RNAcentral holds the sequence, with entries from Ribocentre.
Predicted 3D model of a 75-nucleotide RNA (c-di-GMP-I riboswitch aptamer) from an Elusimicrobiota bacterium.
The prediction has a mean pLDDT of 87.
RNA sequence: CAGCGAAAAUAGCAAAACCGCCGCAAGGCGGUGACGCAAAGCCGAGGGUCCCCAUGGGAUGGCCGGGUUGCCGAA
Numbered sequence: 001c002a003g004c005g006a007a008a009a010u011a012g013c014a015a016a017a018c019c020g021c022c023g024c025a026a027g028g029c030g031g032u033g034a035c036g037c038a039a040a041g042c043c044g045a046g047g048g049u050c051c052c053c054a055u056g057g058g059a060u061g062g063c064c065g066g067g068u069u070g071c072c073g074a075a
Base pairs, nucleotide, nucleotide: 004073005072012037013036017032018031019030020029021028022027035062041068042067043066046064047063048060049059050058051057052056
């Protein structure tokens, strides 16, 4: 440096549920809350899935793949 992910540590994120607001909906945002996560950081809808007023529009990155940055360290 590349690849990999055992143990531990530091820092971080935050599923479900409940409450409030927004949206026709999928779902989003905020709060409480932690099931989990080495990229569950950032970018981005190619595939998948989902929704709708449907041949077009939308949602999802915590379903998979891709780009990029990045903590720790055994085999």